About this RNA
FMN riboswitch aptamer (RFN element) from Microcella pacifica, 134 nucleotides, folded computationally. Taxonomically the source falls in Microcella (Bacteria, Bacillati, Micrococcales, Microbacteriaceae). The sequence was found by an Rfam model in a public genome assembly. Its mean pLDDT, the model's own confidence on a scale to 100, is 85.
């Protein structure tokens, strides 16, 4: 250093203008970009979180301590978007140059990666502390 158990903290970003009765959702030009990997650094190359969807170990409420009927819900499975060219180099779809493309769900006087929500959520996961153990 590593591992093991506790326990504390951390853990997502993005606008102006035009038109219009009316758009941060059009139109025109901007911006943004979790986590881990990975001979070199990635929103677009591999997985992973979270959103949805199934399944449901349990839990609770109500009922009469049955039935039932509601509500949370672990673990597990399933859905999930998008990039190439050229340069440099021992390697880079990661660097640099050049063109490109992607963005759940609901909502909202007019159609959302940007505004409003679930979210003062939850999370990949990082750190720091202590035992131990080495």
């Nucleotide at each position: 250093a590593a591992c093991g158990u506790g326990u504390u903290c951390c853990g997502g970003g993005g606008u102006c203008g035009g038109u219009g009765a009316a758009a941060g959702u059009c139109c025109g030009a901007g911006c943004c970009g979790g986590c881990g990997g990975u001979g070199a650094g990635a929103g677009u190359c591999c997985g992973c979180g979270a959103c949805c969807c199934g399944c449901g170990a349990g839990c609770g409420a109500c009922g009469a301590g049955c039935a039932g009927u509601c509500g949370c819900g672990a673990a597990c499975g399933g859905u999930u978007g998008a990039a190439c060219c050229g340069g440099u180099g021992g390697a880079a779809c990661u660097c640099c140059g050049g063109u490109a493309c992607c963005g759940a769900c609901g909502g909202u006087g007019a159609g959302a990666g940007u505004c409003c929500g679930g979210a003062g959520g939850g999370g990949a996961g990082g750190a720091g502390c202590a035992c131990g153990c080495g």